[in-house]
């Protein structure tokens, strides 16, 4: 060189659910602050488990919870495609 899994970066793809109601600000407002009801799960977080490990209140999901976040667009977004860099393992 090659293969495997991993991490970072760039560009792209990427769902769900109320443009909800009331009050405030000089005034409209999807923005801000406060209150209320209804929802979503795919930032994060937490919990259990198949399973892993082997003794430890151990690790572990796209499952569950909904604290946080979100419910027009935008932003974000787990995951993922391509490219690239890094180290690890094998050889």
């Nucleotide at each position: 060189a090659c293969a495997g899994a991993g991490u970072g970066c760039a560009c792209g793809g990427a769902a769900g659910a109320g443009a909800c109601c009331c009050c405030g600000a000089c005034u409209c407002g999807a923005a801000c602050g406060g209150g209320g009801c209804g929802c979503c799960g795919a930032a994060g977080g937490c919990g259990c488990a198949a399973c892993c490990c082997g003794c430890c209140c151990g690790g572990a999901a796209a499952c569950g919870c909904u604290c946080a976040g979100g419910c027009a667009a935008a932003c974000g977004g787990a995951c993922u495609g391509u490219g690239u860099a890094c180290g690890c393992u094998g050889a």
Description:
The RNA shown here (Glycine riboswitch aptamer) has 91 nucleotides and comes from an uncultured Pseudomonadota bacterium. Model confidence (mean pLDDT): 80 of 100. The sequence was found by an Rfam model in a public genome assembly.